[in-house]
């Protein structure tokens, strides 16, 4: 993209012409004419068209969305382009910060609150003392003594285990040993802010650090949402047999409001009934003009929807409507795929011939569009 | 066609962020002369599949698969 031509037989659905039939409205046969599935028609995940229900109004719940910007659209989506995060590469650095290339994606709030962390592990969220370090200071023991020893009291989150996470990180001073104790960078918060349309920040001052993760946990915050779905609903005329519950019903959960109804029993439930017609017509499938023609139609030209290119002026292709469901079957060829064979190549094949191989993916419109998901030979 | 719901061991079923409860079937043992019943002990490793989010999914979030209900005419 999703087999391609031609031929002959068939299904739909329209429509012309003729035959016969008629309750005169039409039906029925035959004979033409014309159009008939999809990139997903699917799943039914978003959106809108349309169609009803009090013209559907309020307020609680509840459902979706979620960086910033710009462009396309009715939206819903899509697409660029940035920023901030994580991941990986290389570069750097004592080391951590860092710089720089791809990448990735449902990325608002974790200092409002409230919850949660099983086993492990000593300890798990205003934490903790297993193993280790130390024991300066108090104690105990040796020793004249300088001192040495024990590790009881006790310090210690640097090490070592345990976890997914161990309550700032790297160096260094310091210190019994250690620790933001202290100090240097970096990270954090707070405070100003070059510069950006914005998210967002370069830079600076500041505080030794309190704030660690989960919001595809309740929540917050900010937008936006009424409700059933064409089995919506509408009309048409035949037939029939009515009776019972209950006071409440009408379209979401609740609550107000509104509107019907509460001895003329409405809507709604049940029970029984009927048959044009066991599901009828409509919605339902482009719209209009003009010329040819009886007419279907074909010819052109305007508009409408969608789709592809575009020099953005246009160009050019398309337009199923079935009702338990129609869009096929068969042969000829040609293409692709598979099998054999024979040449040619050695970057995975090309070329020729030959079998026709129970050879040709997924899969099938059901009001309609546009989007997203899946399935799918070659 | 549209709409709604549910898959957890052969069967039936609870649990709804912390590693899967019961019952009945099945097996094995105590018991008995052998049963039967009793009593005791076994059985899920893909919680329909697949993928995210979490430290950690049967439970939360997408995607797919299998089932079942529900809604047509007139009074």
């Nucleotide at each position: 993209c999703g087999g391609g031509c031609g031929a002959u037989c068939g299904c739909u659905g329209u429509u012309g012409g003729c035959u016969u039939c008629u309750u005169c409205g039409g039906a029925a046969g035959c004979c033409g004419g014309c159009a008939g599935a999809g990139g997903a028609a699917a799943g039914u995940c978003c959106g809108g068209a349309c169609a009803c229900c009090a013209c559907a109004g309020g307020g609680c719940a509840g459902c979706g969305u979620g960086c910033c910007u710009c462009u396309u659209g009715a939206a819903a989506a899509a697409g660029g382009g940035g920023g901030a995060c994580g991941g990986u590469c290389g570069c750097g650095u004592c080391a951590a910060g860092g710089c720089g290339g791809c990448c990735g994606g449902a990325c608002g709030g974790a200092a409002a609150g409230u919850g949660c962390a099983g086993c492990a592990g000593a300890g798990a969220a205003c934490a903790u003392a297993c193993c280790g370090c130390c024991g300066a200071u108090g104690g105990c023991c040796c020793g004249c003594g300088a001192g040495g020893g024990c590790a009881c009291a006790g310090g210690u989150a640097a090490g070592g285990g345990u976890g997914a996470a161990a309550a700032g990180g790297u160096g260094g001073g310091g210190u019994a040993a250690g620790g933001g104790c202290c100090c240097a960078c970096c990270g954090c918060g707070c405070c100003g802010g070059a510069g950006g349309u914005a998210a967002c920040g370069a830079c600076g001052g500041u505080g030794g650090c309190a704030c660690g993760g989960c919001a595809a946990a309740c929540c917050c915050c900010a937008c936006g949402c009424g409700g059933u779905g064409c089995a919506a609903g509408a009309c048409a005329g035949a037939a029939c047999a009515g009776g019972g519950g209950a006071a409440g019903g009408g379209c979401u959960g609740c609550c107000c409001g509104c509107c019907c109804g509460c001895u003329u029993g409405a809507u709604c439930c049940c029970c029984g009934g009927g048959u044009a017609u066991u599901a009828g017509u409509c919605g339902c499938c482009g719209c209009u003009c003009c010329g040819a023609g009886c007419a279907a139609u074909c010819g052109g030209g305007g508009c409408c929807g969608c789709c592809g290119c575009u020099u953005c002026g246009g160009c050019g292709g398309u337009g199923a409507g079935a009702g338990a469901a129609a869009u096929g079957a068969u042969c000829g060829u040609c293409c692709g795929c598979c099998g054999c064979c024979g040449g040619c190549a050695a970057g995975g094949g090309c070329c020729g011939g030959u079998g026709g191989g129970u050879u040709g993916a997924c899969a099938g419109a059901a009001u309609c569009c546009g989007g997203c998901u899946u399935a799918c030979a070659g | 066609g549209g709409c709604g719901g549910a898959g957890u061991a052969g069967c039936c079923a609870a649990g709804u962020g912390g590693u899967a409860a019961g019952g009945c079937a099945g097996c094995g043992g105590u018991u008995u002369g052998c049963a039967a019943a009793a009593c005791c002990g076994u059985u899920a490793u893909u919680c329909g599949u697949g993928g995210g989010u979490u430290c950690g999914a049967u439970u939360c979030c997408c995607a797919c698969c299998u089932c079942c209900g529900c809604c047509u005419c007139c009074a």